Transfer RNA from an Elusimicrobiota bacterium, 71 nucleotides, folded computationally. Its mean pLDDT, the model's own confidence on a scale to 100, is 82. The sequence was found in a public genome assembly. The source organism's lineage runs through Bacteria, Pseudomonadati and Elusimicrobiota.

RNA sequence: GCGGGCGUAGUUCAAUGGCAGAACCGCAGCCUUCCAAGCUGCUGACGUGGGUUCGAUUCCCAUCGCCCGCU
Numbered sequence: 001g002c003g004g005g006c007g008u009a010g011u012u013c014a015a016u017g018g019c020a021g022a023a024c025c026g027c028a029g030c031c032u033u034c035c036a037a038g039c040u041g042c043u044g045a046c047g048u049g050g051g052u053u054c055g056a057u058u059c060c061c062a063u064c065g066c067c068c069g070c071u
Stems, first nucleotide, its partner, number of pairs: 001070007010024004018054001026042005047063005
């Protein structure tokens, strides 16, 4: 320099055009003499900028970061 893949919650992962979910973690409550475990609830996220569309995490372009391959 060229090509490819991946960026979603504090962490690990879903969601292939129509209300962004789960688990763990955290917080609160219940339970318990206390703790742990268990049960219930809550907080919190689509890398960035454009484009297409009635509507974009999703499709297109650029850009940033990480990884892999080629040279």